RNA sequence: UCGUGCUAGGUGGGGAACUAGCGGUGCCCUGUACCCGCAAUCCGCUUUAGCGGGACUGAAUGCCCGUCCGAGGAUGCGUUUUCCCGGAAACUGUGAACGUUGGAGGCGUUGAGAAUCUGGUCCUGCGUGGCGAUGUUUCGGUUAACCCCGUCAGGUCCGGAAGGAAGCAGCGGUAAGUCGAUUGCAUCGGGUGCCGCAGGGUCACCGGGUUUGAGUCGACCUGCGGGAGCAAGACCGUGAUGCGGUUCAAAGACGGGGCACGA
Repeated sequence: UCGUGCUAGGUGGGGAACUAGCGGUGCCCUGUACCCGCAAUCCGCUUUAGCGGGACUGAAUGCCCGUCCGAGGAUGCGUUUUCCCGGAAACUGUGAACGUUGGAGGCGUUGAGAAUCUGGUCCUGCGUGGCGAUGUUUCGGUUAACCCCGUCAGGUCCGGAAGGAAGCAGCGGUAAGUCGAUUGCAUCGGGUGCCGCAGGGUCACCGGGUUUGAGUCGACCUGCGGGAGCAAGACCGUGAUGCGGUUCAAAGACGGGGCACGA
C1' cells in the first nucleotide's frame, strides 16, 4: 500500500415545556434519515438513564473526537430603535373667562350717570266680557188608526113610531216628540281678554315723576397682564418590536482516529 473478516458504533438531531433527573409520545425549528407495540387526567427508565421484539449497515464523504460556521429557540440582562395603550401636567407649545394702555366709534345740557318714588310685565282672589258645550224659556212649523179633545158622513144599537145612544173613517185642534229662529236665563270648561277692583311680590326688563349736574357705553382693533383648559413635543409606566449581550444548538465544512489475519 492492497485484500479478507470482526467489533465499537450507527439507521436523524435540536429547542421550550413537563420531570428529582434522563429519554419518548405531543408543540416548535432544521431536515428526509428502518419496521412493529406502549405513552400527556402520561409511558418507560435511574447518572450505564426510553422499554420489548425484529431487520439493515459497519472502520469510513455514513461512526467517534476536535476546530470553524451557524438556521432556530430561550433570557427578573442592556439600550434618548420604533409602535399601541394608559397616566400626569413641573418643562417647550397653544390658549378661554377677566382686567387694562393707546386708537377709532355710539349716546349725551332736547340731560350722561347716580339717588329716590311710583306704575306695568309676574302671582292670588273676586267680578265682568267673550268662545265652546249642555239644558231651559219664548216664538213658529210639523205632529195621534185605537188606549187625547170637539164635530161626527156611512154603518151599528134601542124604540111600533116620534126620537135617542155609542161611535170608526174624514175634518179641525192639541199633548209627548221633533225641526228651526232671534233673544233671555242657568251650569260646566279653557292655550279666553292692551277688561275692572283688591291683595301679594319686587332679582330683572319697560315706562313716568322728582333731585343733582357731565360723563357714559361696547373690549370693536392693537399692545400688555392673566392663565381655565388642550395635549403635538418632552416625562413616567405596562406590553410588543428592533439592535446588542449571555446561553442552548440542528444541518454543513475541515482535520484526526479501532482490532485480527494474509500479500